[in-house]
Context: one part of a larger RNA
RNA sequence: CUGGGCGUAAAGGGCGCGUAGGCGGACGGCACAGUCAGGCGUGAAAUUCCUGGGCUCAACCUGGGGACUGCGUCUGAUACGUGUGUCUAGAGUGAGGAAGAGGGUCGUGGAAUUUCCAGUGUAGAGGUGAAAUUCGUAGAUAUUGGAAAGAACACCGGUGGCGAAGGCGGCGACCUGGUCCUUGACUGACGCUGAGGCGCGAAAGCGUGGGGAGCAAACAGGAUUAGAUACCCUGGUAGUCCACGCUGUAAACGAUGUGUGCUGGAUGUUGGGGUGCUUAGCACUUCAGUGUCGUAGCUAACGCGGUAAGCACACCGCCUGGGGAGUACGGCCUCAAGGUUGAAACUC
Repeated sequence: CUGGGCGUAAAGGGCGCGUAGGCGGACGGCACAGUCAGGCGUGAAAUUCCUGGGCUCAACCUGGGGACUGCGUCUGAUACGUGUGUCUAGAGUGAGGAAGAGGGUCGUGGAAUUUCCAGUGUAGAGGUGAAAUUCGUAGAUAUUGGAAAGAACACCGGUGGCGAAGGCGGCGACCUGGUCCUUGACUGACGCUGAGGCGCGAAAGCGUGGGGAGCAAACAGGAUUAGAUACCCUGGUAGUCCACGCUGUAAACGAUGUGUGCUGGAUGUUGGGGUGCUUAGCACUUCAGUGUCGUAGCUAACGCGGUAAGCACACCGCCUGGGGAGUACGGCCUCAAGGUUGAAACUC
């Protein structure tokens, strides 16, 4: 390489948009590059192969045959394929409805916390397994009134909802993306996937400027301990927050790529539609999601089981013993930290 694989053994790219490419619905329509069949021409000779002959044999020389699997051209076939025409079941548009923490901007609310001011009040408070560091007679803790600030939004809240993923939760307004259902009016295969590419991408981190209540790496102190560079306690700076720019990684997980079709049931729940009835509703049914249990089947087992890990197809990514190592070197990217691509010796 072929092959076999990728939930947990090595292996699904963090996620999307999309270029090239690959693949692609229906028709007893039409045409015919590709494809297939046959004919003709060509495919020099030598060489190689088969079978004879000649040098005593062989190497060597030589007759005949085969082969040269190709190319050109003509005729024919039309299943596949291509082009063209037509179609509506895929895809999209329109019309009528619906739900939602989807995104962005601006505003606004209450609880709590901390700090400050004032009142009441007096000796403790705080913290722990127990303590101490710490705060407090310069009046703390507690309590009442007032003020300020920043951050997060209790209850509702739900294997509830939305989003491609990361993720999204007080309330209101504005701007804005997607989805679902019904209808079947319109377009007429416009589709799927997607190497490169482009964009998005938690937390931490970086740059500049703000902000800073609480929390809190680092750091300091108190404990614990044989020690304690920890776990516990008292403090506390970056950071956490905002704006703009960078970084581009995570157990970025369902450890399960995307799309399409097919394949018994049962039971919850979310958003629509339909039918019936004894109508605050109930029952049945049908789409789209989200859970649980399970048939067949699959699986090494665990388990999966119409949200497949079942049965198939299309396309992409990835794996090929452990360590060395996601390291070294080189390339590319980055302000840096580092990221990405990614070996070998050696060893078991």